This is a predicted structure of an 88-nucleotide RNA (c-di-GMP-I riboswitch aptamer) from a Woeseiaceae bacterium. Taxonomically the source falls in Woeseiaceae (Bacteria, Pseudomonadati, Pseudomonadota, Gammaproteobacteria). The sequence was found by an Rfam model in a public genome assembly. The model forms 95% of the base pairs in the Rfam consensus. Model confidence (mean pLDDT): 89 of 100.
[in-house]
RNA sequence: AUCCGAAAACGGCAUACCCGCUGAAAGGCGGGGACGCAAAACCACCGAUCUAAGGGACAAUAUGUCCUAGGACAGCGGGGCUACCGAA
Numbered sequence: 001a002u003c004c005g006a007a008a009a010c011g012g013c014a015u016a017c018c019c020g021c022u023g024a025a026a027g028g029c030g031g032g033g034a035c036g037c038a039a040a041a042c043c044a045c046c047g048a049u050c051u052a053a054g055g056g057a058c059a060a061u062a063u064g065u066c067c068u069a070g071g072a073c074a075g076c077g078g079g080g081c082u083a084c085c086g087a088a
Stems, first nucleotide, its partner, number of pairs: 004086002012037002017032006035075001042080002045078003049072002054068005
């Protein structure tokens, strides 16, 4: 140094939920709050999942049903990349 993740230390992030803002929605941002996380730091390349504004098909007066990401998600998995500590 790499692999790896025992014991500790310095720390870090922040589930659900609540409030405000934003978005068509999924969701995101800020504040509070912690279920947990050794990458639960960062990245949408691959797969999965979520949403359907727009587009398409169907249907006939219901303003509906179905399909579809240019949307989302990194705390779903893989992958890329960076990092604290140091036993076997």